[in-house]
Molecule: Bacterial RNase P class A
Organism: Thermophilibacter immobilis
RNA sequence: GAGGUGGGCCAGACGACCGCGGGGCCGCGCCGCCGCAAGGUGGUCGCGACCAUGAGGAAAGUCCGGGCUCCACAGGGCAGGAUGCCGGCCAACGGCCGGGCGGGGAAACCCGACGGAAAGCGCCGCAGAAAAGAAGACUCCCACCUGCGCCCUCGGGCGCAAAGGGAAAAGCUGAAACGGUGGUGCAAGAGACCACCAGCGUCGUGGCAACACGACGGCUUGGCAAGCCCCAUCCGGAGCAAGCGCAAAUAGGAGCGCCAUGGUGUGGCCCGCACCGCGCUCGGGUUGCGCGCUCGAGGCGACCGGCGACGGUCGCCCUAGAUAAAUGGUCGUCCGCGACAGAACCCGGCUUAUCGGCCCACCUCGCAC
Numbered sequence: 001g002a003g004g005u006g007g008g009c010c011a012g013a014c015g016a017c018c019g020c021g022g023g024g025c026c027g028c029g030c031c032g033c034c035g036c037a038a039g040g041u042g043g044u045c046g047c048g049a050c051c052a053u054g055a056g057g058a059a060a061g062u063c064c065g066g067g068c069u070c071c072a073c074a075g076g077g078c079a080g081g082a083u084g085c086c087g088g089c090c091a092a093c094g095g096c097c098g099g100g101c102g103g104g105g106a107a108a109c110c111c112g113a114c115g116g117a118a119a120g121c122g123c124c125g126c127a128g129a130a131a132a133g134a135a136g137a138c139u140c141c142c143a144c145c146u147g148c149g150c151c152c153u154c155g156g157g158c159g160c161a162a163a164g165g166g167a168a169a170a171g172c173u174g175a176a177a178c179g180g181u182g183g184u185g186c187a188a189g190a191g192a193c194c195a196c197c198a199g200c201g202u203c204g205u206g207g208c209a210a211c212a213c214g215a216c217g218g219c220u221u222g223g224c225a226a227g228c229c230c231c232a233u234c235c236g237g238a239g240c241a242a243g244c245g246c247a248a249a250u251a252g253g254a255g256c257g258c259c260a261u262g263g264u265g266u267g268g269c270c271c272g273c274a275c276c277g278c279g280c281u282c283g284g285g286u287u288g289c290g291c292g293c294u295c296g297a298g299g300c301g302a303c304c305g306g307c308g309a310c311g312g313u314c315g316c317c318c319u320a321g322a323u324a325a326a327u328g329g330u331c332g333u334c335c336g337c338g339a340c341a342g343a344a345c346c347c348g349g350c351u352u353a354u355c356g357g358c359c360c361a362c363c364u365c366g367c368a369c
Base pairs, nucleotide, nucleotide: 001365002364003363004362005361006360007359008358009357010356012334013333014332015331016330017329018328020054021053023051024050026048027047028046029045030043031042032041033040034039056340060351061350063349064348065347066346067345068239069238070237071236080235081234082233083232084231085099086098087097088096089095100114101112102111103110104109115230116229120228121227122224123223124222138171139170141166142165145164146161147160148159149158150157151156179197180196181195182194183193184192198220200217201216202215203214204213205212206211243291244290245289246288253282254281255280256279257278258277262276263275264274265273266272298317299316300315301314302313303312304311305310335338
C1' cells in the first nucleotide's frame, strides 16, 4: 500500500429569526377564601415575558421474554403451544457468553431446528433386478451339486450352461444398494478368515459436562423426527381502549317521604281506574377531566472479581410524556450535499430497513528498510 475479518461510534455542522409541546419562574387578569379597608392567600383558569428542555439506532415488525394492572386459581392430569449438544449469565427468554461436535474458508473468522430411528407407525418420487425384509438376481461369474453329450485303463476325465443349483465379487440405476480398502481363501464367491479404517458396545483415562483419547469385543445395525411420534424442560387468561378516581346538566331506574285530594284521560256526572308532580337518598357512568405516565432490572465514570456474558462497591447525572397528538420552517456559511425512518405504559432481546463517514483489533499478500 492492497484485499479481507470482527467490534465500537456518528447520523450533516454552526449562527440568526419565526413557530409548536410539556415544565420552571415572574407579571397582569379572572375565580374562591379571609378582611371594614388597604391587602393577604389559594387555584387543576386565561394572556404575556423570560429560562432551560423536547425522538431513534432502529422509536419499526409486534416475533420472543419480563415488569405493571385486572380476572381466575388447593393439587394433579388430559389437550394445546414453545424450546431441544454441554456448562454458565440474567428479573426472564426462543437472548447473551464460554466450550464441544459438524460444515465452509488459505487465514482472521463465519454458519448450524445440533435430543431420540434396537418404543411404534409412516415415507423414500424418477431410475433400477431390488429401496429396507437378515431382502434381491437383469447382465455377468462358477461348474461343487445337478442335467445333457463325448471318451475311458470303469477309479474317473473332458466339454456345454437352456432349466434347476451356488454366489453376491464385477456391471447397470440412484441421494442412498445392507460396512470400506487391500490380502488370504474358494468351483466361483462371501467378515468365511486376516490387517488397517469407519461405525456400534463395554471398560479405562482426562473433563463439572457435551466430548476427546486409548484398550478390548462380536464382526455390522440405511436415510427422513423442517412426517406422526417418544423423552426432558417451560407455559393460567387478557392487556394502558389494562385498571383506578372525580363526576354537572338533561333523560331514565330503585327506595323513602310530601302535597293541591290537584291536573289530564275514560265517562253525561260521581265513585273507580290509568298517567302526571315535588323533595331527599342510592345505584349505574355516556361524555368530560384527572391518575396510571415516566426515577428506571436508569445512564455515565472509576476501581475490584470473572477468559467472557455479567456481578459488586463508590462517585456524578436526571434525559420527551403528547391525546388529534409538539419535536418544525425560513435565511446565511461550510463539507462529502445527508440514508432508513418518527415516541404513545415501561424495560431486556431478536429480526428487518439504512447515503456516507470515523476509530480499534486481527488475517493474508505486495513493496521498502